[in-house]
This is a predicted structure of a 523-nucleotide part of an RNA (small-subunit ribosomal RNA, 5' domain) from an uncultured prokaryote. RNAcentral holds the full RNA, with entries from ENA. Model confidence (mean pLDDT): 86 of 100. Rfam family: Bacterial small subunit ribosomal RNA.
Context: one part of a larger RNA
RNA sequence: GAUGAACGCUAGCGGGAGGCUUAAUACACGCAAGUCGAGGGGUAACAUGGGUCUUCGGACCUGAUGGCGACCGGCGCACGGGUGAGUAACGCGUACACUACCUACCUUUAAGAGGGGGAUAGCCCUGGGAAACUGGGAGUAAUACCCCAUAAUAUUACUUUAGUACAUGGUAAAACAAUUAAAGCUACGGCGCUUAAAGAUGAGUGUGCGUACUAUUAGCUAGUUGGUAAGGUAACGGCUUACCAAGGCUACGAUAGUUAGGGGGCGUGAGAGCGUGGUCCCCCACACGGGUACUGAGACACGGACCCGACUCCUACGGGAGGCAGCAGUAAGGAAUAUUGGUCAAUGGGCGCAAGCCUGAUCCAGCCAUCCCGCGCGCAGGAAUAAGGCCCUAUGGGUCGUAAACUGCUUUUACAAGAGAAGAAACGCUAGGAUUUAUCUUGAGUUGACGGUACUCGAGGAAUAAGCACCGGCUAACUCCGUGCCAGCAGCCGCGGUAAUACGGAGGGUGCAAGCGUUAUCC
Repeated sequence: GAUGAACGCUAGCGGGAGGCUUAAUACACGCAAGUCGAGGGGUAACAUGGGUCUUCGGACCUGAUGGCGACCGGCGCACGGGUGAGUAACGCGUACACUACCUACCUUUAAGAGGGGGAUAGCCCUGGGAAACUGGGAGUAAUACCCCAUAAUAUUACUUUAGUACAUGGUAAAACAAUUAAAGCUACGGCGCUUAAAGAUGAGUGUGCGUACUAUUAGCUAGUUGGUAAGGUAACGGCUUACCAAGGCUACGAUAGUUAGGGGGCGUGAGAGCGUGGUCCCCCACACGGGUACUGAGACACGGACCCGACUCCUACGGGAGGCAGCAGUAAGGAAUAUUGGUCAAUGGGCGCAAGCCUGAUCCAGCCAUCCCGCGCGCAGGAAUAAGGCCCUAUGGGUCGUAAACUGCUUUUACAAGAGAAGAAACGCUAGGAUUUAUCUUGAGUUGACGGUACUCGAGGAAUAAGCACCGGCUAACUCCGUGCCAGCAGCCGCGGUAAUACGGAGGGUGCAAGCGUUAUCC
């Protein structure tokens, strides 16, 4: 000098930031991922319209309309948010490579969408079960599923030509054969669907170099190292399997052990360096412990599935349910770390033609002197240098001290009272204009959690506001009393045994100041 700090004493305000470093311990309760009726069958609740009845209260019927529970279907749920347990590794950083790869939504270009079929949920009927849930029957729809047609710059097989590179090769052109596609909705404006090519974006893989400590760890390795063949993958590869060979790594530190997420950065230092990786950003890994795959463009998936294990809960004892390292919150641990708050107004995300819905992401507010910055606690005059305290060489003097009283002034700040934002531009609707008929543009009007907040104005009135540590040397600041190697102090040297500037108190002083000291850690 620094800190995600803690502790002691003290505490006026504002702005900005930060806030479980320990038990990746266990979690009550609420919320954190939905959306689309312009895909579908429908109609449980609500509302509107209509009808019937009425004791005039209302009741019943009706998908007809707005909508819409549950269900089928689409997209999303692989993002966003959390944590740092594991990992000494192509994990990360940096520089290359893929002639070994994939990419939903989006953009551009080209071509297309013809015909048919069988189911299944919901609904209805009926069983089992305490529940979770589940069985059977009948019957129904789709942008769900299947078949046929059409068929290329797609896939597969074979052939030919051209020129070319960086090893296996790649590119372009041509011929022939086989295989493979689609879905509708509509307010008639559009929105979607299929195939192919290209782009964009995002992933995947390989390699050079760098990346902690220990030799009181010296040998390690059988899918091990290489080959052939096959399988598998989006893709190369012992990735996997069969067979063959006997290799591969290591003193330039293999193997083993210990510790640890990595980086941008941050602290310190003139620098070299040393230490560190909290907040923010990028990457990685994990989601009660372990394993597995399914779905999907993408996961081996935090709020998905299955199995094993530990733990907790429900049970009618037959069987079931759960996973806060999301946001709050609870218990425990600990020196120690906050509210079971508000809003989708803005920014962004998901779905939707849109209106809109969802969003503990976010934006805000609450708590905490935890840190940084700023402001204030008044200013000027005022000597009987009062009283009082303390000290002395004591009828006297010194000091607290212009300090106070008193007089004048000011009102930052605080408290009354008033006015009051920016952050908001849009989307949509409406009225025009331009036309390329689908967009652009002009005007009007709409939308604010924070918040009656910030800012501003402002009556009255010095009013509402100072502590903490130290005073032997290092190190700025000295005397008296008490104590008497006691009680005690102490970072080091060292103080204390009767005149202690070093202990305790007082007066005075010094340093910082809404803080000041102590402890811990780093330079």